[in-house]
RNA sequence: CGAGUCAGCCGGACAGUUGCUGCCCGAUAUCUCUCAGGAGGUGCCGGGGGGAGGAAAGUCCGGGCUCCGCAGAGCAGGGUGCCAGGUAACGCCUGGGGGAUGUGAAUCCACGGAAAGUGCAACAGAAAGUAUACCGCCCACACCUGGUUGCAGGUGUCGGGUAAGGGUGAAAUGGUGCGGUAAGAGCGCACCGCGCGACUGGUAACAGGACGCGGCAAGGUAAACCCCACCCGGAGCAAGGCCAAAUAGGAAUCCCAUGGUGUGGCUCGCACUGGAUUCGGGUAGGCUGCUUAAGGUCCGUGGCGACACGGAUUGUAGAUGAAUAACUGUCCUCGACAGAACCCGGCUUACAGGCUGGCUCAAACU
Numbered sequence: 001c002g003a004g005u006c007a008g009c010c011g012g013a014c015a016g017u018u019g020c021u022g023c024c025c026g027a028u029a030u031c032u033c034u035c036a037g038g039a040g041g042u043g044c045c046g047g048g049g050g051g052a053g054g055a056a057a058g059u060c061c062g063g064g065c066u067c068c069g070c071a072g073a074g075c076a077g078g079g080u081g082c083c084a085g086g087u088a089a090c091g092c093c094u095g096g097g098g099g100a101u102g103u104g105a106a107u108c109c110a111c112g113g114a115a116a117g118u119g120c121a122a123c124a125g126a127a128a129g130u131a132u133a134c135c136g137c138c139c140a141c142a143c144c145u146g147g148u149u150g151c152a153g154g155u156g157u158c159g160g161g162u163a164a165g166g167g168u169g170a171a172a173u174g175g176u177g178c179g180g181u182a183a184g185a186g187c188g189c190a191c192c193g194c195g196c197g198a199c200u201g202g203u204a205a206c207a208g209g210a211c212g213c214g215g216c217a218a219g220g221u222a223a224a225c226c227c228c229a230c231c232c233g234g235a236g237c238a239a240g241g242c243c244a245a246a247u248a249g250g251a252a253u254c255c256c257a258u259g260g261u262g263u264g265g266c267u268c269g270c271a272c273u274g275g276a277u278u279c280g281g282g283u284a285g286g287c288u289g290c291u292u293a294a295g296g297u298c299c300g301u302g303g304c305g306a307c308a309c310g311g312a313u314u315g316u317a318g319a320u321g322a323a324u325a326a327c328u329g330u331c332c333u334c335g336a337c338a339g340a341a342c343c344c345g346g347c348u349u350a351c352a353g354g355c356u357g358g359c360u361c362a363a364a365c366u
Stems, first nucleotide, its partner, number of pairs: 002361009012331007020051002023048004028043006053337001057348002060346005065236004072268004077232005082096005097111001098109004112227002117225002119221002134166002136162004140157007174192006193216001194214004199208003240288004250279006259273004295314008
């Protein structure tokens, strides 16, 4: 000086003018309730303090909260899948193990089981799993040629043996060597590889080498079916609660206690005693839920870490046809992705430009 990788931060700023909106204080007008005091709603004015995100997106997970007369049991169904921790919980996070990529810092993993069973693998190849004989090698029989007994070569056989050599393929019954055989083969042996066991380290997943046994599974694939282990009520703020108002406590059809209903399906159980469908009519107003949160920030202690405990401090938008906008001036990095709707913890996706730190690598110079 360049490139890379991991982590963190900002994401236009400042000033003026006009404007929107929640809350608090003051004052005022009006309406409703109340015996009154007072309470509440709406409007105008003055003052004070606030007003979209790191992803608010996706709606992919997990919960808090609310309701279902307890949501009980089983089956079906669904989810996760190495080990140990963290967390309210998770399919998330942290650390470790194994595997893969990269020179490396690092990154990724849909990571239980193929010795329960079933299925699948195009093309090529003889054959794709206890699968096979295309070219070959060897033996037997018959014939031909040569020839000195022995023997050598060739042809044929719907005879036999073989998988070491060659071919095909991503992959062909583990590799190298020696022996053995008619020719071969873990057929036998040595070494390597593999499997099981013991021992050692580790909480464990696993790892180790100089131990022992075994010729040794007959491959791959489970984001194929399947098996195994663990987990799973449902619906959702348009949940739910209160107030006010209006109408038609309407009509028809079906099932009807051996029935029907009860928040995913089926069965059993339990509780209750009516349900379902169609047509028609009324209302759609106000308040609440609604923001104090498993919250944020700082410090200390413990821990490799995620995080936990303790102390202090703070309390950070609550709209409801939907609030933060417009203009001017200056600065500059010239402005990306993009707007809360009950709340929170994650994951995933998008992102112009700028800043900070750790680590890795290459080159040059000293």
Overview: The RNA shown here (Bacterial RNase P class A) has 366 nucleotides and comes from a Pseudomonadales bacterium. NCBI's taxonomy places the organism under Bacteria, Pseudomonadati, Pseudomonadota, Gammaproteobacteria, Pseudomonadales. It was read from a public genome assembly, where an Rfam model found it. Model confidence (mean pLDDT): 77 of 100. It matches the Rfam family "Bacterial RNase P class A". Rfam classes the family as a ribozyme. From the family's description: Ribonuclease P (RNase P) is a ubiquitous endoribonuclease, found in archaea, bacteria and eukarya as well as chloroplasts and mitochondria.